[in-house]
């Protein structure tokens, strides 16, 4: 440099144009429970890399940026 692949709560991931108010799992707060701890059980906090595009409608499809992670020179 060319090129493939890829990005989502704090970590790990589900999504395949409308059924999704983006849910799951551990972490984490708070509450039940226990003499205390641990385990359970409830409920709560928390994300879609950025920037234009198609679309009535985008996490999702198209372009570029960025930044990972591979392959070629």
């Nucleotide at each position: 440099g060319c090129c493939c692949u890829u990005g989502u709560c704090g970590u790990c991931u589900a999504g395949a144009g409308g059924c999704c108010a983006a849910g799951g799992a551990c972490a984490c707060a708070g509450c039940c429970u226990u003499c205390u701890c641990a385990a359970g059980g409830c409920u709560g906090u928390a994300a879609c890399c950025c920037g234009g595009g198609u679309u009535c409608a985008a996490a999702u499809c198209c372009c570029g940026g960025c930044g990972a992670g591979g392959g070629c020179a």
Molecule: transfer RNA
Organism: Candidatus Nanoarchaeia archaeon